RNAcentral holds the sequence, with entries from ENA. The RNA shown here (transfer RNA) has 72 nucleotides and comes from Saccharothrix camelliae. The coordinates come from a structure-prediction model, not an experiment, and the mean pLDDT is 82. It matches the Rfam family "tRNA". Rfam classes the family as a transfer RNA. The same sequence occurs in records of 2 taxa. NCBI's taxonomy places the organism under Bacteria, Actinomycetota, Actinomycetes, Pseudonocardiales, Saccharothrix.

């Protein structure tokens, strides 16, 4: 060079057009002399970036970024 995957919460990943969840981790209250366990309650995010279709984008096209891969 060319071609091709991935990028969503702090971590590992679900969410394929009608607007974001789940374990684990973290808080906060309970209970314990106190820690842990276990109960109860809390999303903590411009969905990589800019733009474009659409009545509506995480999701469809597209520029570009960063990993990974396959050929030369």
């Nucleotide at each position: 060079c060319g071609g091709a995957a991935u990028g969503u919460a702090g971590c590992u990943c679900a969410g394929c057009g009608g607007a974001a969840g789940a374990g684990c981790a973290c808080c906060c209250g309970g209970c314990u002399u106190a820690c842990a366990c276990c109960c109860g309650g809390g999303g903590u995010g411009u969905c990589g970036u800019g733009g474009g279709u659409u009545c509506g984008a995480c999701u469809c096209c597209u520029u570009c970024c960063a990993u990974u891969c396959c050929g030369a």